[in-house]
RNA sequence: UCGUGCUAGAUGGGGAGCUAGCGGUGCCCUGAACCCGCAACCCGCUCCAGCGGGGUUGAAUUCCCCUUCGAGGCCCGAUGUUUUGGGACUGGCAUCCAGGCGCGGUGUCGAUGGUGAGGUCCCGCGCGGCGUGGAGCUGUGAAGCAGGUCAGGACCGGAAGGUAGCAGCCUUAAGCAGAUAUCCGCGGGUGACGUGGGGUUGCCGAACCGGAGCGAGCGAGGGAAGCGCUAAGCCGGGGCGUUGUUGGUCGACAAGGGGUGCACGA
Numbered sequence: 001u002c003g004u005g006c007u008a009g010a011u012g013g014g015g016a017g018c019u020a021g022c023g024g025u026g027c028c029c030u031g032a033a034c035c036c037g038c039a040a041c042c043c044g045c046u047c048c049a050g051c052g053g054g055g056u057u058g059a060a061u062u063c064c065c066c067u068u069c070g071a072g073g074c075c076c077g078a079u080g081u082u083u084u085g086g087g088a089c090u091g092g093c094a095u096c097c098a099g100g101c102g103c104g105g106u107g108u109c110g111a112u113g114g115u116g117a118g119g120u121c122c123c124g125c126g127c128g129g130c131g132u133g134g135a136g137c138u139g140u141g142a143a144g145c146a147g148g149u150c151a152g153g154a155c156c157g158g159a160a161g162g163u164a165g166c167a168g169c170c171u172u173a174a175g176c177a178g179a180u181a182u183c184c185g186c187g188g189g190u191g192a193c194g195u196g197g198g199g200u201u202g203c204c205g206a207a208c209c210g211g212a213g214c215g216a217g218c219g220a221g222g223g224a225a226g227c228g229c230u231a232a233g234c235c236g237g238g239g240c241g242u243u244g245u246u247g248g249u250c251g252a253c254a255a256g257g258g259g260u261g262c263a264c265g266a
Stems, first nucleotide, its partner, number of pairs: 001266006009057003012030004020046005034054005063259006072250004076244011089233002091230003095224003101219003105214002113209003118204003121198006127191002130187006137178004146171004154163003
């Protein structure tokens, strides 16, 4: 150096997630990389690797290590857009205030203002109305002990006559019913009424004086309050995109470099 047979190893790797941590199943990337069973209200393990079974390859293009490159994932910052929530702040709306710039209104058919009365308010009285009670009126009313007249009958008497008195009739009391023109008393969620007194800062309509403003509807500007509404700015969360002094981190594939056996025979 070559041949034969073996062994270690290899027979995919990675990201996020899950997890105390790790590997796997599931998702994604890479790209071509044996088979069967198991695994998300999970499976296995506690360190180099899923667990169990079976195959293939095998010391190098294939195994191991290092460097570079870099698909892709994740994280951070900035920013655009969209969505959801908030209402601290800046705005906007609404509210209130003062002024009176513009427009409009009103005023010499008399403004603002002033004066004296009146009303509105309070306390009474009268009258009316309404309600209620009583008187008065009408009818009825003596079956519980009212009055008058009392037939008949009764009693006293020799008689004349007298006495009490039932029924009937006529009245009447209490009571009951009705009517309510009239009178009296009482009352009020009573009055387009009359009248006396009090009060009168405000408001109202008249009268008189006087003689030029008054008022704040709309617009504009100013201020207050922070009670209300809004959500443009703003603040918080989510989605999608862009970007970063080659942002940070992991990193497949690939490229380069290095390393790694045993036995026998020639």

Background: A computed fold for a 266-nucleotide RNA from a Gemmatimonadota bacterium, annotated as Bacterial large signal recognition particle RNA. A source record names the gene ffs. Of the family's consensus pairs, 87% are formed in the model. Its Rfam family is "Bacterial large signal recognition particle RNA". The literature on the family includes a 2003 paper in Nucleic Acids Res by Rosenblad et al., "SRPDB: Signal Recognition Particle Database". From the family's description: The signal recognition particle (SRP) is a universally conserved ribonucleoprotein involved in the co-translational targeting of proteins to membranes. The source organism's lineage runs through Bacteria, Pseudomonadati and Gemmatimonadota.